A computed fold for a 71-nucleotide RNA from a Pseudomonadota bacterium, annotated as transfer RNA.
């Protein structure tokens, strides 16, 4: 440097172009003598600019970063 991947809550995953949603972690409560467990609520994300579109997490361009192969 070249080719292929990947980037979404703290973390692990998911989402025909049409309200981002689960687990676990966290924070309230309930239960218990406490504590766990176990139940019930809640907050909390789409790498960055740009384009296509009524409408992007999605599809297109360009950069970032990781991670595999080749040189």
């Nucleotide at each position: 440097u070249g080719g292929g991947g990947a980037g979404u809550c703290g973390u692990c995953c998911a989402a025909c172009g049409g309200c981002a949603g689960g687990a676990c972690a966290c924070c309230g409560g309930a239960c218990u003598u406490u504590g766990g467990a176990u139940c019930c609520g809640g907050g909390a994300a789409u790498g960055c600019u740009g384009g296509u579109u009524c409408g992007a997490u999605u599809c297109c361009a360009g950069c970032c970063u990781c991670c595999c192969c080749a040189g």
Rfam family: tRNA. Rfam's curators write: Transfer RNA (tRNA) molecules are approximately 80 nucleotides in length. NCBI's taxonomy places the organism under Bacteria, Pseudomonadati, Pseudomonadota. The prediction has a mean pLDDT of 81. The sequence is in RNAcentral, with records from ENA.